[in-house]
Molecule: Bacterial RNase P class A
Organism: Candidatus Hydrogenedentota bacterium
RNA sequence: CGAGCAGGCCGGACGGUCGCGGUAUCCCUUCGGGGAUAUGGAGGAAAGUCCGGGCUCCAUAGGGCGAGGUGCUUCGUAACGCGAAGGCGGGGCGAUCCGACGGAAAGUGGAACAGAAAACACACCGCCUACGUCUUCUUCGGAAGGCCGGUAAGGUUGAAAAGGUGCGGUAAGAGCGCACCAGCGUCGUGGCGACACGGCGGCUUGUCAAACCCCACCUGGAGCAAUUCCAAAUAGGGGAGCUACAGGCGUGGCCCGCGCUGCUCCCGGGUAGGAAGCUUGAGGCGCAUGGCGACAUGCGUCCCAGAUGAAUGGCCGUCUCGGGGGCUUCGGCCCCUAGACAGAACCCGGCUUACAGGCCUGCUCGUACU
Numbered sequence: 001c002g003a004g005c006a007g008g009c010c011g012g013a014c015g016g017u018c019g020c021g022g023u024a025u026c027c028c029u030u031c032g033g034g035g036a037u038a039u040g041g042a043g044g045a046a047a048g049u050c051c052g053g054g055c056u057c058c059a060u061a062g063g064g065c066g067a068g069g070u071g072c073u074u075c076g077u078a079a080c081g082c083g084a085a086g087g088c089g090g091g092g093c094g095a096u097c098c099g100a101c102g103g104a105a106a107g108u109g110g111a112a113c114a115g116a117a118a119a120c121a122c123a124c125c126g127c128c129u130a131c132g133u134c135u136u137c138u139u140c141g142g143a144a145g146g147c148c149g150g151u152a153a154g155g156u157u158g159a160a161a162a163g164g165u166g167c168g169g170u171a172a173g174a175g176c177g178c179a180c181c182a183g184c185g186u187c188g189u190g191g192c193g194a195c196a197c198g199g200c201g202g203c204u205u206g207u208c209a210a211a212c213c214c215c216a217c218c219u220g221g222a223g224c225a226a227u228u229c230c231a232a233a234u235a236g237g238g239g240a241g242c243u244a245c246a247g248g249c250g251u252g253g254c255c256c257g258c259g260c261u262g263c264u265c266c267c268g269g270g271u272a273g274g275a276a277g278c279u280u281g282a283g284g285c286g287c288a289u290g291g292c293g294a295c296a297u298g299c300g301u302c303c304c305a306g307a308u309g310a311a312u313g314g315c316c317g318u319c320u321c322g323g324g325g326g327c328u329u330c331g332g333c334c335c336c337u338a339g340a341c342a343g344a345a346c347c348c349g350g351c352u353u354a355c356a357g358g359c360c361u362g363c364u365c366g367u368a369c370u
Stems, first nucleotide, its partner, number of pairs: 001366010012319007020041001022039007043341001047352002050350005055223004062256004067219005072086005087101001088099004102214002107212002109208002124155002126151003132147006163181006182204001184201007227276004237267006247261004283302008321339001322337006
């Protein structure tokens, strides 16, 4: 200097002017509100609604089945499908990144086409052929071929063919034996653990569970349009069905238990207003201690949107970063332009997606120089 990997931050500032919304204090009020002062007012994702909760109601709310979710280990957390640190496997020269990562000797099931054959593997081309048997030839030693038999080492097909490579052995072969490697079992050592390393060993039981399934753990439902209260208005209206120790109802399905006592459907009418919920929180920031870390504990400090058809802004000027254009004596000068993704609506912890431009920190690889 170039190319990358991981993490973090900003994504405008100042002044003037006009205009909004919340809170507090004071004044006025026709009680609807108005004025003055002070002070605060949209994100890192507010987005997606994919997870987890807090909260509210069903509701007194338990158990079972079923259904659904997660899936290596340990830790963190209110909790999680999230985060941290590790293990194993894979990509990359590397920094690092990814993993739908429990179980295939519990059972069921799938694998087109090709191939002899796709897991109980009936062998296509092959190799061997002792014993037994048939045929032909014979130089009478035997030879050739067939049957019976052995084999899966070689070849074919395929993504995959009953561990791999090599040596020995065999009629020819085969873990049949041996060496190394993989797998499996067992023992020892280290580790909280997933696992790692080593010794010994029968020699060897394909793949797919992101197929059904088995195993372990977890799970009521609905949702701020939840819900609570106040005021007002109407028609406490009309009809049909089931039903009295039964039946019906009770926030996903079924059963038991428990509770309540009628329930279901259709037609028609009134209301759509106000207040609460509504922002003080598993909260932010700083310091210390502990921890590899996520994070925890303690102390201190701060209050930081609460709208309701929906406020948080418009205009002007200047500055700065970036971009574009012109000129250039290459020092620079002049002109234009705030410019990515995008707007809270009960709140919080995550994940995922979008993002112009700029900055910072650590690390890797390459080149050149010293």